Molecule: small-subunit ribosomal RNA
Organism: uncultured bacterium
RNA sequence: GAGUUUGAUCCUGGCUCGGACGAACGCUGGCGGCGCGCUUAACACAUGCAAGUCGAACGAGGUCAGGCCUUCGGGUCUGGCCUAGUGGCGAACGGGUGCGUAACACGUGAGCAACCUGCCCGUGCGUGGGGGAUAACCGGGGGAAACCCCGGCUAAUACCGCAUGGGCUCUCCGGGCCGCAUGGUCUGGGGAGCAAAGGUCCUUCGGGACUGCGUACGGAGGGGCUCGCGGCGUAUCAGCUAGUUGGUGGGGUAAUGGCCCACCAAGGCAGCGACGCGUAGCCGGUCUGAGAGGACGACCGGCCACAUUGGGACUGAGAUACGGCCCAGACUCCUACGGGAGGCAGCAGUGGGGAAUCUUGCGCAAUGGGCGAAAGCCUGACGCAGCGACGCCGCGUGGGGGAGGAAGCUUUUCGGAGUGUAAACCCCUGUCAGGAGGGAAGAAGUCCCGGGGGAGGUAAUGCCCUCGGGUUGACGGUACCUCCAGAGGAAGCACCGGCUAACUCUGUGCCAGCAGCCGCGGUAAUACAGAGGGUGCAAGCGUUGUUCGGAAUUACUGGGCGUAAAGGGCGCGUAGGUGGUCGCUUAAGUCUUACUGUGAAAUCCCGGGGCUCAACCCCGGGGCUGCAGAGGUUACUGGGCGACUGGAGACAGGUAGAGGCGAGUGGAAUUCCGGGUGUAGCGGUGGAAUGCGUAGAGAUCCGGAAGAACACCAGAGGCGAAGGCGACUCGCUGGGCCUGGUCUGACACUGAGGCGCGAAAGCGUGGGGAGCGAACAGGAUUAGAUACCCUGGUAGUCCACGCCGUAAACGAUGGAUGCUAGGCGCCGGGGGGAUCGACCCCUUCGGUGCCGCAGCUAACGCGUUAAGCAUCCCGCCUGGGGAGUACGGCCGCAAGGCUGAAACUCAAAGGAAUUGACGGGGGCCCGCACAAGCGGUGGAGCAUGUGGUUUAAUUCGAAGCAACGCGAAGAACCUUACCUGGGCUUGACAUCCUGGUGAAACCCCGGUGAAAGGCGGGGCCCCCUUCGGGGCACCAGGACAGGUGCUGCAUGGCUGUCGUCAGCUCGUGUCGUGAGAUGUUGGGUUAAGUCCCGCAACGAGCGCAACCCCUAUCUGCUGUUGCUAACGGGUAAUGCCGAGGACUCUGCAGAGACUGCCGGUGACAAACCGGAGGAAGGUGGGGACGACGUCAAGUCAUCAUGGUCCUUACGCCCAGGGCUACACACGUGCUACAAUGGCCAGGACAAACCGUUGCGAUACCGUGAGGUGGAGCGAAUCGGAAAAACCUGGUCCAAGUUCGGAUUGCAGUCUGUAACUCGACUGCAUGAAGCCGGAAUCGCUAGUAAUCGUGGGUCAGCUACACCACGGUGAAUACGUUCCCGGGCCUUGUACACACCGCCCGUCACGCCAUGGAAGUCGGGAGCGCCCGAAGUCCGUGACCCAACCCCCCUCGGGGGGAGGGAGCGGCCGAAGGCGAGUUCGGUAACUGGGGCGAAGUCGUAACAAGGUAGCCGU
Repeated sequence: GAGUUUGAUCCUGGCUCGGACGAACGCUGGCGGCGCGCUUAACACAUGCAAGUCGAACGAGGUCAGGCCUUCGGGUCUGGCCUAGUGGCGAACGGGUGCGUAACACGUGAGCAACCUGCCCGUGCGUGGGGGAUAACCGGGGGAAACCCCGGCUAAUACCGCAUGGGCUCUCCGGGCCGCAUGGUCUGGGGAGCAAAGGUCCUUCGGGACUGCGUACGGAGGGGCUCGCGGCGUAUCAGCUAGUUGGUGGGGUAAUGGCCCACCAAGGCAGCGACGCGUAGCCGGUCUGAGAGGACGACCGGCCACAUUGGGACUGAGAUACGGCCCAGACUCCUACGGGAGGCAGCAGUGGGGAAUCUUGCGCAAUGGGCGAAAGCCUGACGCAGCGACGCCGCGUGGGGGAGGAAGCUUUUCGGAGUGUAAACCCCUGUCAGGAGGGAAGAAGUCCCGGGGGAGGUAAUGCCCUCGGGUUGACGGUACCUCCAGAGGAAGCACCGGCUAACUCUGUGCCAGCAGCCGCGGUAAUACAGAGGGUGCAAGCGUUGUUCGGAAUUACUGGGCGUAAAGGGCGCGUAGGUGGUCGCUUAAGUCUUACUGUGAAAUCCCGGGGCUCAACCCCGGGGCUGCAGAGGUUACUGGGCGACUGGAGACAGGUAGAGGCGAGUGGAAUUCCGGGUGUAGCGGUGGAAUGCGUAGAGAUCCGGAAGAACACCAGAGGCGAAGGCGACUCGCUGGGCCUGGUCUGACACUGAGGCGCGAAAGCGUGGGGAGCGAACAGGAUUAGAUACCCUGGUAGUCCACGCCGUAAACGAUGGAUGCUAGGCGCCGGGGGGAUCGACCCCUUCGGUGCCGCAGCUAACGCGUUAAGCAUCCCGCCUGGGGAGUACGGCCGCAAGGCUGAAACUCAAAGGAAUUGACGGGGGCCCGCACAAGCGGUGGAGCAUGUGGUUUAAUUCGAAGCAACGCGAAGAACCUUACCUGGGCUUGACAUCCUGGUGAAACCCCGGUGAAAGGCGGGGCCCCCUUCGGGGCACCAGGACAGGUGCUGCAUGGCUGUCGUCAGCUCGUGUCGUGAGAUGUUGGGUUAAGUCCCGCAACGAGCGCAACCCCUAUCUGCUGUUGCUAACGGGUAAUGCCGAGGACUCUGCAGAGACUGCCGGUGACAAACCGGAGGAAGGUGGGGACGACGUCAAGUCAUCAUGGUCCUUACGCCCAGGGCUACACACGUGCUACAAUGGCCAGGACAAACCGUUGCGAUACCGUGAGGUGGAGCGAAUCGGAAAAACCUGGUCCAAGUUCGGAUUGCAGUCUGUAACUCGACUGCAUGAAGCCGGAAUCGCUAGUAAUCGUGGGUCAGCUACACCACGGUGAAUACGUUCCCGGGCCUUGUACACACCGCCCGUCACGCCAUGGAAGUCGGGAGCGCCCGAAGUCCGUGACCCAACCCCCCUCGGGGGGAGGGAGCGGCCGAAGGCGAGUUCGGUAACUGGGGCGAAGUCGUAACAAGGUAGCCGU
């Protein structure tokens, strides 16, 4: 920086994407260089190797060569080699590991006046003279072995006296100088003590050279000790400590020290974290990061610790010793069972553990180490090689040309596109690998031979320098070079939805799977799998893990706390932190300096250099931000001293107040008790009931009792630190404020711990108890009602004393101080002006509110009472859930409180604001929405549609409103999509190709069949032509047709619906961080976002309205087929005829209506109300017309269409059947139930529409349907055609009827190929249910409802009672907007946004997971007490043992004694072990507790809208 909470926004906040690696895993793998390679079991180890060397310290044995001697056995001498031993040096280095260790272990800087130091260097002085042993060896013995014992011989640079003392040490007595305490240093004198080793070479044999040895001083390097500072988690470890802290004296050490001991004292450490527990080697550095920081401490380097576990010392300059010793434990091995041996955390290697980490290689050539005079020997240090892509770096797998572009593959809209210059092909090159040849550097030295030179001193060796020659390479015939051949041997991995670079096809169908986060997959998936293509890296690429980063997400740099997580409930105050003004001083902090030391090397950065480059390596410089020291400065901070008054406090005088505590007092009300009056109810609710009351309630009056609380005053008022405080009086008492300006002189602020206070509920003891009232009981409500409502009612509420210590203890805002515009209130005090005045005005201090500038804030908001600008101090936060839970601790009588996790789980949880939607929120307003009214539906019969059921099939679709007389405006066949059966396969239909035919088509016939189809026969014998062929058609074949198969959730189009509702938006501007707002809100008004006014808006668009059509009036024109007033003619009669245009009417064109006029209301507006005129009046009535959008609404079966499926069938043809089924259920209708009626007779008046395969008159036939027949009419002419209700007259008389017509029988008519399934109609007969319809529900506001008939489309006919249209007759009612439904605008709340058909809580049931408790049980850690007590140091003893020195004796072989030493024994301490009581951590566990997670389980409805009882906090 990005992704991810939302419909969108801003903020908060978590999660997630880059680097690195000692890695591992998956796929893949050409070469080289340089590095790296058991992170786990400090688990166990077979085998080999990893530390020896010196003969110039010493003796011996063996062997070889030579000389001499020889008794020929051999002896002796010299030299070389081998072996063990004595002796010396080394083995304390080098190499490994990280167990332990939180420590002076490490880092850094100091100190030692408290120290040591082999080998090396420098200097001084020495190295004299003696002695006694002992390994080896020899002899003997024991043992399985390891090994041991006894006797005897021997050497030394082994061991021991003595001498000497330059000197050192100790002690005594002085002096000088110096210092940080003890003290240091130099120096003089006296006394005592203390050394040594030789070897090699040369020699003129006198000695010399080299080396070694001793002593002393110094140096270098190494080490020991001490101190300052620094680097970890936990306080759910808060107190720890007996050698503990100090002293005196001693012991011990190289040395200080309580290191150790005795005695004395009682100290020491700790909130600046002691003690405990957990974890851990530390550092240079490494990784990351802009840095600060964080994490890490592999390789390399420094230090430390360890060496099977624990303990111990010895030797030594040095160890408490990896490849030494002793003891104990565990383990392994050998054993003759007596006893022994061993220690890979050296190099290799083995087993084991593990995700995982190499060869039992070569060499001392180089570097380094040990020994040696040297040669040299040793060296798994090291140098190399091997294995491993483990990492970094480099190289290659070819280069150029090559098509509008092969094949294959992929894709396609079928044209093409992609792979792709990629390949082929042509021309080249030649790295690496392969073959052949050549062939380094790393090597300098040492040594040998030869030559030359040289200080000093020579008799000589030696020593030093130099030249020449010879000798030395594990790697390795490697690097490198040349040649040969030949593109030949060498590319994979991940990814391609967003983040994030890269897209298509197929398969799959919430399956299989993917996934780092968000998330993909339920039939078109760029997200799964495969493929083609692409992108990224490349001998690698991905994955996993860890760590840092991003993360300002622990914030020092650099965060926060009103509402997001976060202010402690409040105060007092300890430590601590911080602190006013002036001066002097100090110089600790701070600052400064070209200053001094250190900050090892490597690493890092810069420059340069070497491997062809790079990695890597080398050189130089810088840096290493640190620590210490020195000099300097003194502004600030600190320390010291002095002063000051402004902070703070004291004092005096006033003052307000429900501040606190105690004692007392008062009235109103409630209840109860007594009495009086009085009678039937009272009470209570939404309505009731329980309850009370005739034993007298309630009501009312009087009296009494008791407890609790204090109406009015009362206020956004006052007081208090908070909790909290409210009648009155008195007493005691705390704090504040104002005024005055006397005193003190910084005395201040904050405040971890600590102490105190702390509403309500609750607890204990004792009182008290009127009212209220958890629990409880009853009555209601309800599906239930352990609730809400009602009647009762116990704890409690009250008092005293003692606990508890919590709260939404809130201003959700810690305290203090200063600063930063104002305005308006209220409370308390002071001053001034004015005044009669307490009125009023100005001002000041303190408090308490509202508004508001700047500023702040994510926004809301805060705003001198800050959430502004600053300083100081305290508390607190770090994603949600788990959880304020568990465990532990502290407190509590208990309830519980305080402190306070983890596993696991989620990709969010949140804050503020926005737009919607919603609310059993509010306001305003509409609509046949309700109401008012009329008529219906729901009941009956029938019709029709649907569900269901049935069926071979009952084809399909439509599904709340907005499916259901809907698609159907015509299912007997057809339709037809369904079923059964029979058939066809280029197909019923379109286009093209190839071949054939010349005709096909067409017509006719025969027989088969239900038909379709199939079989056979006959007739006809095409047109054009450039003679190639073409057209046309059929046959055969091939492409293809065809599908009412699927997906309306892939679509177009069309349609329904909200809704004829008044809304929906845009541009610019403005406001807001933004979503967005404004405009469109507001005041009026309208049917209307209609118009007016106002306004940070101004305009505009789609809608509304108007423009269009019909209709109502009039005018003009038109004048037949229409009309007929006047005139004429005619008839039985009629516009029948002439005629007429007047009228009606037809049609066209126009007029008219616009709130234009008047009055009123209104804001002078818009507009509304009333009126005039008018055929019509405020959109006159009706229609067409449907904004942005919503419902994944409907339709793949109108049509079109992507995809998919079928292809002798899911296509096509045919016959029959089905769509008409029927125990039921629903919708829509028709006809009725009758008298406002039925029936009969007579009579009247429409509009619109239709008609030539048609309407069909007059006439005739039939009771009728209808038939015969055919005039007229393509229709203002003829026909359908009668309109009906209505009117007049008659009849019926309340009856299942003269209502009603279902059903059924018979007989017919018509259409049609055909009325069985399954048509309509007619006649006769039959005459069902039904007497006005439960809950519920529909339509309609005027020419409307109701009622009456008429026509049309479809159509052969018709199941039409449907639908569409036409006219006739023609009402009632609307108070009103409370309520139901739908809608509009504003506003409010919201946890909703697939939007209340939303969201969401808890129990229960099921599965999975982690976890707490738990009788127990198992294991680990550390400690305490006691017992036992190895090795060993120390102490004691030491009758046993002992060569050197001393003494004595002695026939010299020896003996005795002493000094000294030792074995043994004893003692202190002491590891492991044992016993005991506890402690702590962990594993496991019957059972048990809650928790988390888990598409569609159960019960209810708690919360979110007044969530239907406001919610929430504590108890």